Predicted 3D model of a 74-nucleotide RNA (transfer RNA) from an uncultured Bdellovibrionales bacterium. Its Rfam family is "tRNA". From the family's description: Transfer RNA (tRNA) molecules are approximately 80 nucleotides in length. It was read from a public genome assembly.
[in-house]
RNA sequence: GGGCUUAUAGCUCAGUUGGUUAGAGCGCCACGGUGACAUCGUGGAGGUCAGAGAUUCGAGUUCUCUUAAGCCCA
Numbered sequence: 001g002g003g004c005u006u007a008u009a010g011c012u013c014a015g016u017u018g019g020u021u022a023g024a025g026c027g028c029c030a031c032g033g034u035g036a037c038a039u040c041g042u043g044g045a046g047g048u049c050a051g052a053g054a055u056u057c058g059a060g061u062u063c064u065c066u067u068a069a070g071c072c073c074a
Stems, first nucleotide, its partner, number of pairs: 001073007010026004019057001028044005050066005
């Protein structure tokens, strides 16, 4: 220098052919419960989906550029 893959909650990850509210597990907070903790049950907070632009009535999803990480070739 060229090519490919990945980027979604604090962590690990889903998200189907673009469509009606962006989700799960763990973790965190509150309550219940206990002598107290743990387990368990109920509820809650936490995201503008890596950044920017484009297409579209509508984008986490499609296209372009950029950034970061990983792999391959030279």